[in-house]
Background
The RNA shown here (small-subunit ribosomal RNA) has 1518 nucleotides and comes from Myroides indicus. It matches the Rfam family "Bacterial small subunit ribosomal RNA". The coordinates come from a structure-prediction model, not an experiment, and the mean pLDDT is 81. Lineage of the source: Bacteria > Bacteroidota > Flavobacteriia > Flavobacteriales > Myroides.
RNA sequence: ACGAUGAAGAGUUUGAUCCUGGCUCAGGAUGAACGCUAGCGGCAGGCCUAACACAUGCAAGUCGAGGGGUAGGGAUACUUCGGUUUCCUGAGACCGGCGGAUGGGUGAGUAACGCGUAUGCAACCUACCUUUCACAGGGGAAUAGCCCGGAGAAAUCCGGAUUAAUGCUCCAUGGAUUAUUUGGAUGGCAUCAUUUAAAUAAUAAAGAUUUAUCGGUGAAAGAUGGGCAUGCGUAUCAUUAGCUAGUUGGUGUGGUAACGGCACACCAAGGCGACGAUGAUUCGGGGUCCUGAGAGGGAGAUCCCCCACACUGGUACUGAGACACGGACCAGACUCCUACGGGAGGCAGCAGUGAGGAAUAUUGGUCAAUGGAGGCAACUCUGAACCAGCCAUGCCGCGUGCAGGAUGACUGCCCUAUGGGUUGUAAACUGCUUUUAUACAGGAAGAAAUGUAUCUACGCGUAGAUAUUUGACGGUACUGUAGGAAUAAGGAUCGGCUAACUCCGUGCCAGCAGCCGCGGUAAUACGGAGGAUCCGAGCGUUAUCCGGAAUUAUUGGGUUUAAAGGGUUCGUAGGCGGCCUUAUAAGUCAGGGGUGAAAUCUCUCAGCUCAACUGAGAACUUGCCUUUGAUACUGUAUGGCUUGAAUAGUAGUGAAGUAACUAGAAUAUGUAGUGUAGCGGUGAAAUGCAUAGAUAUUACAUGGAAUACCAAUUGCGAAGGCAGGUUACUAAUUAUUUAUUGACGCUGAUGAACGAAAGCGUGGGUAGCGAACAGGAUUAGAUACCCUGGUAGUCCACGCCGUAAACGAUGGAUACUAGCUGUUUGAUUUUCGGAUUGAGUGGCUAAGCGAAAGUGAUAAGUAUCCCACCUGGGGAGUACGUUCGCAAGAAUGAAACUCAAAGGAAUUGACGGGGGCCCGCACAAGCGGUGGAGCAUGUGGUUUAAUUCGAUGAUACGCGAGGAACCUUACCAGGUCUUAAAUGUGUUUUGCCUUACCUGGAAACAGGUAUUUCUUCGGACAAGAUACAAGGUGCUGCAUGGUUGUCGUCAGCUCGUGCCGUGAGGUGUCAGGUUAAGUCCUAUAACGAGCGCAACCCCUAUUGUUAGUUGCCAGCGAGUCAUGUCGGGAACUCUAGCAAGACUGCCGGUGCAAACCGCGAGGAAGGUGGGGAUGACGUCAAAUCAUCACGGCCCUUACGACCUGGGCUACACACGUGCUACAAUGGCCGGUACAGAGGGCAGCUACCACGUGAGUGGAUGCGAAUCUUCAAAGCCGGUCACAGUUCGGAUCGGAGUCUGCAACUCGACUCCGUGAAGCUGGAAUCGCUAGUAAUCGGAUAUCAGCCAUGAUCCGGUGAAUACGUUCCCGGGCCUUGUACACACCGCCCGUCAAGCCAUGGAAGCUGGGGGUACCUGAAGUCGGUCGCCGCAAGGAGCUGCCUAGGGUAAAACUGGUGACUGGGGCUAAGUCGUAACAAGGUAGCCGUACCGGAAGGUGCGGCUGGAACACCUCCUUU
Repeated sequence: ACGAUGAAGAGUUUGAUCCUGGCUCAGGAUGAACGCUAGCGGCAGGCCUAACACAUGCAAGUCGAGGGGUAGGGAUACUUCGGUUUCCUGAGACCGGCGGAUGGGUGAGUAACGCGUAUGCAACCUACCUUUCACAGGGGAAUAGCCCGGAGAAAUCCGGAUUAAUGCUCCAUGGAUUAUUUGGAUGGCAUCAUUUAAAUAAUAAAGAUUUAUCGGUGAAAGAUGGGCAUGCGUAUCAUUAGCUAGUUGGUGUGGUAACGGCACACCAAGGCGACGAUGAUUCGGGGUCCUGAGAGGGAGAUCCCCCACACUGGUACUGAGACACGGACCAGACUCCUACGGGAGGCAGCAGUGAGGAAUAUUGGUCAAUGGAGGCAACUCUGAACCAGCCAUGCCGCGUGCAGGAUGACUGCCCUAUGGGUUGUAAACUGCUUUUAUACAGGAAGAAAUGUAUCUACGCGUAGAUAUUUGACGGUACUGUAGGAAUAAGGAUCGGCUAACUCCGUGCCAGCAGCCGCGGUAAUACGGAGGAUCCGAGCGUUAUCCGGAAUUAUUGGGUUUAAAGGGUUCGUAGGCGGCCUUAUAAGUCAGGGGUGAAAUCUCUCAGCUCAACUGAGAACUUGCCUUUGAUACUGUAUGGCUUGAAUAGUAGUGAAGUAACUAGAAUAUGUAGUGUAGCGGUGAAAUGCAUAGAUAUUACAUGGAAUACCAAUUGCGAAGGCAGGUUACUAAUUAUUUAUUGACGCUGAUGAACGAAAGCGUGGGUAGCGAACAGGAUUAGAUACCCUGGUAGUCCACGCCGUAAACGAUGGAUACUAGCUGUUUGAUUUUCGGAUUGAGUGGCUAAGCGAAAGUGAUAAGUAUCCCACCUGGGGAGUACGUUCGCAAGAAUGAAACUCAAAGGAAUUGACGGGGGCCCGCACAAGCGGUGGAGCAUGUGGUUUAAUUCGAUGAUACGCGAGGAACCUUACCAGGUCUUAAAUGUGUUUUGCCUUACCUGGAAACAGGUAUUUCUUCGGACAAGAUACAAGGUGCUGCAUGGUUGUCGUCAGCUCGUGCCGUGAGGUGUCAGGUUAAGUCCUAUAACGAGCGCAACCCCUAUUGUUAGUUGCCAGCGAGUCAUGUCGGGAACUCUAGCAAGACUGCCGGUGCAAACCGCGAGGAAGGUGGGGAUGACGUCAAAUCAUCACGGCCCUUACGACCUGGGCUACACACGUGCUACAAUGGCCGGUACAGAGGGCAGCUACCACGUGAGUGGAUGCGAAUCUUCAAAGCCGGUCACAGUUCGGAUCGGAGUCUGCAACUCGACUCCGUGAAGCUGGAAUCGCUAGUAAUCGGAUAUCAGCCAUGAUCCGGUGAAUACGUUCCCGGGCCUUGUACACACCGCCCGUCAAGCCAUGGAAGCUGGGGGUACCUGAAGUCGGUCGCCGCAAGGAGCUGCCUAGGGUAAAACUGGUGACUGGGGCUAAGUCGUAACAAGGUAGCCGUACCGGAAGGUGCGGCUGGAACACCUCCUUU
């Protein structure tokens, strides 16, 4: 270049990922149906269901030129006018001929030579048609009709007489045909075929009409149509494996158009089948149609070909042709008529009716055309056909206007709401056009022939020309004219897939849904609206088919772990097969021929205005048959070869097998001895054994089972499996020699053998162990785990069973494809170290493969061959059936129903009664408490009219509340109010506002009286009126903001780029050290960075400097009883600004470093000095709508507002947090010393007086470094002497003080009296590691006062202990397992109970189709007979065989139903336990056996698809 024109995916398993795998969707199609809607035309199509039943009409007749001839009509003659005769013409019916076997319908049956395709008939027929040859002579007897008579309701039938033919029949003719026999020649494919000669026998005929033909007989050929046979192809089920007696073949006969067991007689015993017979079920086949890139898959409407059928079943007749849709006979069912005696019928022809059904049309027109039947023809018939009608059933075409038109109009809808957006150039409006519809007018093609008439050629046929005749559709298609936008748009959808979004309503309701899924008060998913999207006279839904689906995989899949390798070997059929040569040509390839109907499909061209539709031509029809050639490969045959395979010799190897014999250790038992009180067992115990002497120990004996060490990723075997030693027998395997054979090989359905453990049968044996069982424990229970016993069994012999996680979860064989390193057993070589080479057995790794994990010469790599197996999960390895088994059971092996997943590998988390490392007042070591008492306070509960509300493990409970008598206050009872209060703005008016008093009342409130601004004149202030905005401690903290708690001041949480991985993700952030710290260092496919850590900030500890009042006072002076009181000072303390200082900086040690260690030095302080503030990403739908703010909802003469009183303070009880104690380390009394930090004007108050005191009355200082504010424990002395006290102070009585309108409910304090419990606190539990715990007092906020013992601060005195990280709790990092991801408060199993659904079994009951046996047996063919008829041929009759149908019987198969019963599935919140997932708390699972409410438990053997720890061995790297 030629050629080829053809291939798309998505959603859904998960926290996320990759894979496997199913489900679902997007496309196309339909003889469709349903819903909504609907203007026109063209072309097609139209009972898919009941092959159900059918009223009515039509669908097959025609010929008088085959025959006789009637009624009727015409003419003629006669006439008694009734009629009769003759002639012509002539329906209907009858005889006869041809056609009714075509056309048209349907798909019941049929799994078949039925159909398709290709052949054959030397084994056949063919009316009408064409061609050729020959022929047609002479007789006869009947019969229908007509006429007469009869029976019957009818259908119809019977008797008599007479008659014709192209009806029937006899004789003749024979060159033709057939048959037989005898010869000859040629050919072939076996029987034979063709041809020829002779002989014998048999067999023909029809006329009509009127001159032109049409017919008749025989023969041959052709054409057409049929018949028969064969190869190949053409459903499902093996839970259908054996079937067959005319069955298979032969001989003979019959029959047929013809072959043939087609039929019969005899003979033989065959025939079919795993390449699927037989049986069951389903089904007309093909051309074609739909889909698909194709290969395929599905279908078999319309049109064409074939078959079958015609109410169901059977039968023949006639005929060229039928076993006959609109013919016959019989039987059956059904329907109709009937005078009850009998008859009639067959729409699966066209219309039409009923029924069935989701569903499918007119009882139309015409023979004008095409075609058919008859006829010489005219013509007649034709529901074939051509047309019309109905239906959006489909395909195709057309239209419902076009152009302009922005104030982007109004309405509607939406929004961030008074301004926009959208509807939308859409409308209005202006101009234009008239397809279609309507009205009127014109108006086809389809017609060619035939007939008739004339003419020409012409002897007649015949042919041609001209004229004329014939149109159902139809006055249709088409054309023209008229007027006018006039007559014409809907359906579905809008969460994703999938194009298209908002508002309102609803509130897991109503509903949607193809899958995922939506709906529980802000629904793009429900319903409505607006808008949008898609298609459009249609649009959606439903059903079905293909596609997508590589999801049955030939093209084109898989099997370690997802579903899937048989438990293993041997081996039959089958499949596949080494090298060389020759032949052949079956497969294979190429060329030619025949066929593969037409239509259809494809291409080109053409006709309807286009298209659909139709026509012409080409191509296609991928196939089958035949022929000619090629010979590489496969096959077949032949000859050879040695490398595959096998054999032999030699030498090895081993827990290979079978049998016999034998050894020692140990357990147990028995006997005897020693010996004494326990033994045994467990987490701890108990049962058990033991003073009748156990356990322990010694000796001897008995018996059974198993074989320590060696011993090992060791060895052997096909697998299961095999272990002391020796012997016998048997098998295997390896190496080597290349000696022998010469492809003898590989695999292997069906089959056979072997096959752990458990189990079964018979007989033995039984030491130990040990299902079941018993007892003891544990426990809520404990049918278990643990313990003590213990039977089957385990052992042997023989026989069954035939299964396992029978595993390497990996079938067998052969070849090839980088390496490193162990080990077993050979051979060769050796320098004795080793090296090389076979056969095994391990580890790691390259490439490759794989979803990944992984595998990797022992493949899961690359290829070939054979076998087995898989196709979503559950139901279920179940049911039924069958085979095997003594049984247990094994093997084979479904369906209904149900779900949208189930699953594999890996990832990140979380979790573990997994592991490692580390930290923390976590434990330990200590000190002091709580839990016991009384009281305070908070909570729960209870109560109440109300006890307002919130907070509820840690992370609620002296919490919100850092002050409930009223107020607060939100709650309750009662009385009241309805826009009142506050604020702002605008306008306007007034001078008030307020205060005081009186009355009613509980008060709120209501009523009344009195009073009545300032001013710089600008206004200020207040009130009233008016307009706009009320209020809610009502609900939702699961709609929210903000704030807060907790993990946790734990050290973590992330990002960019790079790299690794298909990916989620990983790396960084891991490893080795180190740290308080992801702090730092080293190493490093990582390099950097951010939020956290640390530091920066504040207080405190030291010093310096500056400053020096209200603070200070050393020195100087003054003064006082005394005091910085005064002058003064600036040294000190102090105050408060600024600086310094600490950084592992220095030294020593260890270490690579980081860093750590040191009673180091120095320093006030030493290793983040102490304390505070500071809280990463996030978790708990954590808390708060009652601090505040806010969305939504709710109330509006009340859920808003005011007032009085009450309540929040209740009190059988329970809990939390505290105070005070129980005393002598103490109480009481007296004396005496020392703080810090705060507060203060409606305040703190010195001082004085009074009071026992709380306090009161005076008075002074201070808005405060100035004034004010007792510190206590301590110390000194005294007393008390261990007791319910001189402890303790509750409770109660009395009297007071203070605050406040007011202390009753319900304040605090003082004094006097009273003097409860309590003598150190059970189980349990809390805080604290140094100026800490403990102890002591002080101050402040709130506040009129105070229920404060609370909270927050301040200082005084001032300890003990930490060996250490095993354990408890919490946390961090790494690792491991996981069936968890709402993340262990997870997931999840089984019984029982309830509802629903499908299904198995079942005493039975009731259907269906088929077969077998017996009985009966119509019509009818064939055969026999025949005394009746006939001259005869023959017929009636009778009879034999066969048969449809009917009846009976016993079985088999297959449905429905069935009391009861079994399991199964499904179902928001039932019961019992907790079996599994983590070491799931006894590792789990497989097979088997026993047991148990249930999951399940236990025994025996097996597996790792078990965690952890220790040890051993091996390997990789350096």